c-di-GMP-I riboswitch aptamer from a Gammaproteobacteria bacterium, 89 nucleotides, folded computationally. It matches the Rfam family "c-di-GMP-I riboswitch aptamer". Gene Ontology term of the family: cyclic-di-GMP binding.
[in-house]
RNA sequence: CUUCUAUCAAGGCAACCUGUCGGGAAGACGGGACGCAAAGCCAACGGAUCUGUAAGGAAAGAAUCUAAACAGAGAGCCGGGCUACCGAG
Numbered sequence: 001c002u003u004c005u006a007u008c009a010a011g012g013c014a015a016c017c018u019g020u021c022g023g024g025a026a027g028a029c030g031g032g033a034c035g036c037a038a039a040g041c042c043a044a045c046g047g048a049u050c051u052g053u054a055a056g057g058a059a060a061g062a063a064u065c066u067a068a069a070c071a072g073a074g075a076g077c078c079g080g081g082c083u084a085c086c087g088a089g
Stems, first nucleotide, its partner, number of pairs: 004089001012036002016032006034076001040082003045079003049073005056066003
């Protein structure tokens, strides 16, 4: 210096529930804390997921279902890139 990963210390994030807010929706903010060693950053790195509109398809028709494409959402789904606290092995 690089990789994996205990312990100790300092901290960090915030599932889900709940209160408020907003919008067409996914959501946002506050409180508690399920968990997280990257649950930090990138989302114009790739895929997946969610919301809306919806070509097309299915159906006798309607409801409904499915869905290319486009716009948006978070990112604690997977892979990828960058950065990073402690310090035994």